[in-house]
């Protein structure tokens, strides 16, 4: 000093729930409360999971209507992984 870990102090983010905007949606921001969280700080590179507007296919079938498939969307508080970081006991 560095690595693993995580007691104390000071803080820190906010689960879900209401309002509201935005979105086709899934989500996402913002305000209150505060489930939890030592990275719940940041990134969708990999797996996984949700959506299905737009495309494809079938189905009704004048139209209409319905089913399936599909990210280019979403989720860092699903997992991995990469990058940074507060405090300093054992």
């Nucleotide at each position: 000093c560095u690595c693993c870990a995580g007691a104390a102090a000071a803080g820190g983010c906010a689960a879900c729930c209401c309002u509201g905007c935005a979105g086709a949606a899934a989500u996402g921001c913002a305000g209150g409360g505060g489930c939890g969280c030592a990275a719940a700080g940041u990134c969708u590179c990999a797996g996984u999971u949700c959506u299905a507007a737009g495309g494809c296919c079938a189905u009704u079938g004048u139209u209409u209507u319905u089913g399936g498939c599909u990210a280019u969307g979403a989720a860092g508080g699903c997992u991995g992984g990469a990058c940074u970081g507060c405090c300093g006991a054992a």